Background: The RNA shown here (Guanidine-I riboswitch aptamer) has 142 nucleotides and comes from Leptolyngbya sp. BL0902. The RNAcentral record of the sequence draws on Rfam. Of the family's consensus pairs, 100% are formed in the model. The source organism's lineage runs through Bacteria, Bacillati, Cyanophyceae, Leptolyngbyaceae and Leptolyngbya. Its Rfam family is "Guanidine-I riboswitch aptamer". Its family is annotated with regulation of gene expression in the Gene Ontology. The prediction has a mean pLDDT of 77.
[in-house]
RNA sequence: CUAAAACGUUUCUAGGGUUCCGAUUCUGCCUAUGGCUGUGAAUGUCUGGUCCAAGAGAGGCGAUCCUGCAGUGCCUUGAGCGACGUCUUAAAUGAUGUCUUCAGGGCCGCAGGACACACGGAGGGAUAAAAGCCCGGGAGAA
Repeated sequence: CUAAAACGUUUCUAGGGUUCCGAUUCUGCCUAUGGCUGUGAAUGUCUGGUCCAAGAGAGGCGAUCCUGCAGUGCCUUGAGCGACGUCUUAAAUGAUGUCUUCAGGGCCGCAGGACACACGGAGGGAUAAAAGCCCGGGAGAA
């Protein structure tokens, strides 16, 4: 200096605003210092419910990788000799297919383990709106 990888999903949390609900205030009415109602208005510097939500937050499930076990169910590679068949050669032979023996690999199954590290703007974007959401393991820094 360059390249690759650092997984997916779900539940929650830090956090976030205000679409809806609720709350508060104003307004209207009444049984009047409280209550009721609404196609009304305002407020998130309203604790909340719904909602959004972390690469560098947590848990679950899965994927991937490593090690081992089990089975011979499937596939495949190599070697051996034996049997059968086909083509070829004057013949021996040569080629090839099926079955069989041995060794190895892969898929499927089970168990255990691994899944590390990670400082980070400004600005922009979406949604009703905003944010540790997305741009972004970015720019940059060490």